A computed fold for a 349-nucleotide part of an RNA from an uncultured bacterium, annotated as small-subunit ribosomal RNA, central domain. The full RNA is in RNAcentral, with records from Greengenes.
[in-house]
Context: one part of a larger RNA
RNA sequence: CUGGGCGUAAAGCGCACGCAGGCGGAUAUUCAAGUUGGGGGUGAAAGCCCGGGGCUCAACCCCGGAACUGCCUUCAAAACUGGAUAUCUUGAGACCGGGAGAGGAUAGUGGAAUUCCCAGUGUAGAGGUGAAAUUCGUAGAUAUUGGGAAGAACACCAGUGGCGAAGGCGGCUAUCUGGACCGGUUCUGACGCUGAGGUGCGAAUGCGUGGGGAGCAAACAGGAUUAGAUACCCUGGUAGUCCACGCUGUAAACGAUGGGUGCCAGAUGUCGGGGAUCACAGAUUUCCGGUGUCGAAGUUAACGCGUUAAGCACCCCGCCUGGGGAGUACGGCCGCAAGGUUAAAACUC
Numbered sequence: 001c002u003g004g005g006c007g008u009a010a011a012g013c014g015c016a017c018g019c020a021g022g023c024g025g026a027u028a029u030u031c032a033a034g035u036u037g038g039g040g041g042u043g044a045a046a047g048c049c050c051g052g053g054g055c056u057c058a059a060c061c062c063c064g065g066a067a068c069u070g071c072c073u074u075c076a077a078a079a080c081u082g083g084a085u086a087u088c089u090u091g092a093g094a095c096c097g098g099g100a101g102a103g104g105a106u107a108g109u110g111g112a113a114u115u116c117c118c119a120g121u122g123u124a125g126a127g128g129u130g131a132a133a134u135u136c137g138u139a140g141a142u143a144u145u146g147g148g149a150a151g152a153a154c155a156c157c158a159g160u161g162g163c164g165a166a167g168g169c170g171g172c173u174a175u176c177u178g179g180a181c182c183g184g185u186u187c188u189g190a191c192g193c194u195g196a197g198g199u200g201c202g203a204a205u206g207c208g209u210g211g212g213g214a215g216c217a218a219a220c221a222g223g224a225u226u227a228g229a230u231a232c233c234c235u236g237g238u239a240g241u242c243c244a245c246g247c248u249g250u251a252a253a254c255g256a257u258g259g260g261u262g263c264c265a266g267a268u269g270u271c272g273g274g275g276a277u278c279a280c281a282g283a284u285u286u287c288c289g290g291u292g293u294c295g296a297a298g299u300u301a302a303c304g305c306g307u308u309a310a311g312c313a314c315c316c317c318g319c320c321u322g323g324g325g326a327g328u329a330c331g332g333c334c335g336c337a338a339g340g341u342u343a344a345a346a347c348u349c
Stems, first nucleotide, its partner, number of pairs: 003321004007303002012317001014201004021194003025088007033081002035077008049065006091191001092188003095184004103177007110154001114150008125136002162169002206247006215241002220236004258316006266294013298305002322349003331342004
C1' cells in the first nucleotide's frame, strides 16, 4: 500500500459553521469529454511465453509466431456519467397561522437558610467524635426573641419530564434574541449532502487586571488515629469558588456509537401539536414530531443492538495497524505562564 476494521479488543475529531474538493432528484432535446465497438498508425531490438531448427545433449545460438493489456488517430453508437438548453416538484428553502420549552443575553426583584453585628431573656456549659482532644464560653457562649448587614445558591413543583449543535441550561418579572415542531398546500424551483485546510463555540481547573468574599474549601496549622500517618476523622483556614473584561482549549468533552439519505414485524409508556367520532371538565381512535422500555427478522466473538440499529444499502469526512518506550523527545505552531497541539526513533518484550 492493499485488505480488514473503529459501542466494550487498536480506532469517531468535544461540537458546529463552512471555502476548495468528492457525491448528488424527475422529464425532454442536444453535444460527444468519460464510456463502448470497428479500422489505421505506433508499441525498436533483445528478453519472457509458444512452435520449429543448429552445436553429440544442455547452457548457448538461429528462425517463426504470440504478446507488448498502452498511446495517438479516424469512423460510428448515445444507454449510463458529464457539458449545454428548456421544463417539473417529490429533495431543500421561503411565506402565513398556531401552541410548547431550565435555549441564549441584559436589567430588575423575592422568600427560606447560613454567617456576622446590635439589643432582650437566660446560665454553665457548647462543639465535635467510634471515643476524644484541639476549638468557643462567666469579658456571658450554646439555646431563644427582636432588629440590621452581606454574599452565594434557588427547597417543594421535579418527572428513564423539557430545551440546546455540543459544552450545558432550573426562584420570579420585563426587554432583546436563536432554534425545533404542528397546520395550510401560497411561493422559489435542485438552490442539496458531506466537508481536507479555515473560522467560531467549548465543563471544571488554572492565569492576567479590577471588584466581591456569606458558606464551602486545595495549600497550610493544630487535635486525634497509627508502629509511622506528610492520609482517611475533628477544629480552624488562604487561594479558589461569585461578578466584569481578556486568556487557557482540555475532560470517562460518553450513547466510550461522525454526519446525511432511503428501506425493513410488532408491543407498551411518556412529552408537544393536529384531525375524526361520541353518552364532550372527558373518552375512544388516528396522524406528525420528540423521548423511554421490551422485543420479529437480521446482526454480533460474545455481551448485546434492534425504525432513536450495532439490521439492509448508498454518499462524504475523521481515525486504527502488536505491548512498552510515548501521547514522550526534537522541531514547528499556539499560550503571559501552566501547558496545549502536531508527533517520532533507538532500545526492549